[in-house]
Context: one part of a larger RNA
């Protein structure tokens, strides 16, 4: 070296399983509640099934009846209207209608109208208001009146249930009828409101993000980043806004800050005054940023343009908005006049559309003529702040989990990376009695490792299996022992330190699941680390990390907890590379 057998399992990111951990899905299921709308259920009320009887009591209403005192006034004026007459008994006289008796003409009743006589108004008069008579109408107090309605109370025929008896049927148990008792107009049950309800259902529970969570942020302005035009990200660095003023607006005139120094006064480091120096170093209603003295800062007169209907061209811009703005036309303000004025030195003060209101309207108007709705024009209603705004209206668990994905995104493990970290070097302030460097060595400085924490998310999520221990191991030297040096603050013996040195060695027991660590008895010594924190297709299986269950906590609860406890299935027959043995060329 080739070949066959036979081991053996290090690697083939070996096989099984479209990863169960983690994230994402305007995916799913199930549980849960003071998420959100529903619904059963229950409760209340009304109704209808549902009838009687009048006793009691209480309530209203209605009829009829009463009641009403300020002063003044005949006097006890309830309030309002209407009106100029109203009326009660007798007598007389005249005529006519009915009725009834006798008798053929009287009487007697009765209605009517005329005239006398009496009462009250009305005039007068007092008073806010005037009286007879008439209508409504309010207070008060009663009625053996009348109607309802309420509760009590009784009824009995609905109805409903309970018991007992008889009959029918049956093999029984039992059903069905009849009758009786007892309860009973109450329950049952039907409709109709209104309240309650995780009992039950249907859903919803945002996004961004150096992984999700938790924490912060979601829209507007200013200023840096921004790389001398615009424009430009990031959970980069700083600060504001959700307003405010009827003048802090319009115009006309007029004025010039802040600070300093000097003088002056009872005045002082600071109050008024007055000189001088001062281009803004003051002021601007607020953040900042630009602008402003010819003011855009500050005073004063007047005053509404903080108007109406338009609007050419430009900025910005995916699109919807969003800026500016000459210039026409109406009626004004201020100015002697040119002029100037569609808010505010400028940039923030905000919110589509749909529905809804409230005013106008020479618009439509369903045969016509109105209405009723609509349309137009103005206005109003949204921390729809997650601020392009999914509904008018929504929160959690899941370790019982499923699905579909994703290495686009953690958690192991490698890769980068070296903040942290171990390591060595310089420097030499300083302690070693003196003396920097025998030993130690502060404040800096420069290197190396890639064994800590870590930051990055680069292969893997159609699966690269996790911590210790067991068996095997194998490299590195920054070297614990043993082996050669060289300084010593090495006398000797012990030791300190540096250099070379990796050939060889490098404990056993008690506790914990530990690795570590701490103990206890050796040793010459009981090294430091890499090897996917070596090694689970070698073994374990204590620990962490499904389901099971309890404790403490938190949490209404479903449940949770790098809290704690008992309990929990570790598959592979080896095809290939490596390796061992054998045998045979």
């Nucleotide at each position: 070296c080739u070949a066959a057998u036979a081991a053996c399992u290090a690697g083939a990111c070996g096989g099984a399983a479209a990863g169960a951990c983690c994230c994402u899905a305007u995916g799913c299921a199930c549980c849960u509640u003071u998420a959100c709308u529903g619904a059963a259920u229950u409760c209340a009320u009304a109704u209808a099934u549902u009838g009687u009887u009048u006793a009691u009591a209480a309530a209203a209403a209605u009829u009829c009846a009463u009641u009403a005192u300020a002063u003044a006034g005949a006097a006890u004026a309830g309030a309002u209207g209407g009106u100029a007459g109203c009326u009660u008994a007798g007598u007389a006289u005249a005529a006519u209608c009915u009725u009834a008796a006798u008798u053929u003409a009287u009487u007697a009743a009765u209605u009517a109208u005329u005239u006398a006589u009496g009462g009250c108004a009305a005039u007068a008069g007092u008073g806010g208001a005037a009286u007879a008579c008439c209508a409504u109408u309010u207070u008060u107090u009663g009625a053996u009146a009348u109607u309802u309605u309420u509760a009590u109370a009784a009824c009995u025929a609905a109805u409903u249930u309970a018991u007992a008896a008889u009959u029918u049927a049956u093999a029984a148990u039992u059903a069905a009828a009849u009758u009786a008792u007892a309860a009973a107009a109450g329950a049952u049950u039907u409709u109709a409101u209104g309240a309650u309800u995780g009992u039950u259902a249907g859903u919803u529970u945002a996004a961004c993000u150096g992984g999700g969570g938790c924490g912060g942020u979601u829209u507007c302005c200013u200023u840096u980043u921004a790389a001398a035009g615009a424009g430009u990200a990031a959970c980069a660095a700083a600060g504001g806004a959700g307003u405010a003023c009827a003048a802090a607006g319009g115009u006309a005139a007029g004025u010039u800050c802040a600070a300093a120094u000097u003088a002056g006064u009872u005045a002082g480091a600071a109050a008024c005054u007055a000189a001088u120096u001062a281009a803004a170093g003051a002021g601007u209603a607020u953040a900042a940023u630009g602008g402003c003295a010819u003011a855009a800062a500050c005073u004063u007169g007047c005053u509404u343009a903080a108007u109406u209907g338009a609007a050419a061209a430009a900025u910005u811009a995916a699109c919807a908005a969003a800026u500016u703005a000459a210039u026409c036309a109406a009626a004004g303000a201020c100015g002697a006049a040119a002029g100037u004025c569609g808010g505010u030195c400028a940039u923030a003060a905000u919110g589509a559309u749909c529905c809804a209101a409230u005013a106008a309207u020479u618009c439509u108007a369903u045969g016509u003529g109105g209405a009723a709705a609509g349309g137009u024009u103005a206005u109003u209603g949204c921390u729809u702040a997650a601020c392009g705004g999914a509904u008018a209206a929504a929160a959690g668990g899941u370790a019982c989990g499923c699905u579909a994905g994703g290495g686009a995104u953690a958690a192991c493990a490698g890769g980068c990376u070296a903040a942290u970290g171990a390591u060595u070097u310089u420097u030499a302030a300083g302690a070693g009695u003196u003396c920097u460097u025998a030993u130690c060595g502060a404040c800096a400085a420069a290197a190396u490792c890639g064994u800590u924490u870590g930051g990055c998310a680069c292969c893997u999520c159609g699966a690269u299996g996790u911590c210790g221990g067991c068996u095997c191991a194998u490299c590195a030297c920054a070297u614990c022992c043993u082996g050669a040096a060289g300084c010593u603050g090495a006398a000797g013996g012990c030791g300190g330190u540096u250099u070379c040195a990796a050939g060889g060695g490098u404990a056993c027991g008690g506790c914990u699941g530990u690795u570590c660590g701490c103990c206890g008895u050796u040793u010459a010594a009981a090294g430091u680390g890499g090897u996917a924190c070596g090694u689970g297709a070698g073994c374990u299986g204590g620990g962490u990390u499904u389901a099971g269950a309890a404790c403490g906590u938190c949490g209404c609860g479903a449940g949770a907890c790098a809290g704690u406890u008992c309990g929990g299935u570790c598959c592979c027959u080896a095809u290939c590379u490596a390796u061992u043995a054998u045998u045979a060329g």